[in-house]
Molecule: Purine riboswitch aptamer
Organism: Sporosarcina highlanderae
RNA sequence: AAUAAAAUUGAAUAUCUGUAUCGUAUAAUCUUGGGAAUAUGGCCCAUAAGUCUCUACCGAAACACCUUAAAUGUUUCGACUACGAUUUUUGAAUUAAAGGAG
Numbered sequence: 001a002a003u004a005a006a007a008u009u010g011a012a013u014a015u016c017u018g019u020a021u022c023g024u025a026u027a028a029u030c031u032u033g034g035g036a037a038u039a040u041g042g043c044c045c046a047u048a049a050g051u052c053u054c055u056a057c058c059g060a061a062a063c064a065c066c067u068u069a070a071a072u073g074u075u076u077c078g079a080c081u082a083c084g085a086u087u088u089u090u091g092a093a094u095u096a097a098a099g100g101a102g
């Protein structure tokens, strides 16, 4: 040189991120319009509402119903999204220490 650097090491912190669980919202619901299919069918598009709320508003199965018409119904199971809480050191960040270092 020296208030000595980086690498590296283990540790702490829930600040960010991720994991898991739970809660709230919404009932994965529903209005209206247009078009389409017809028992081997029962769908497509748009639109409005619903949430102290962005987004989403579907899938599958079972049962029924509609005797050819214009209209579907019930039940069960299965998400995403927003916010919040808890959990966990996966990653990041920060902190101090060791180390480098005679």
Base pairs, nucleotide, nucleotide: 008098009097011095012094013093015092016091018088020086021085022084023083024082025081026056029049032046033045034044035043041066042065050057058078059077060076061075062074063073064072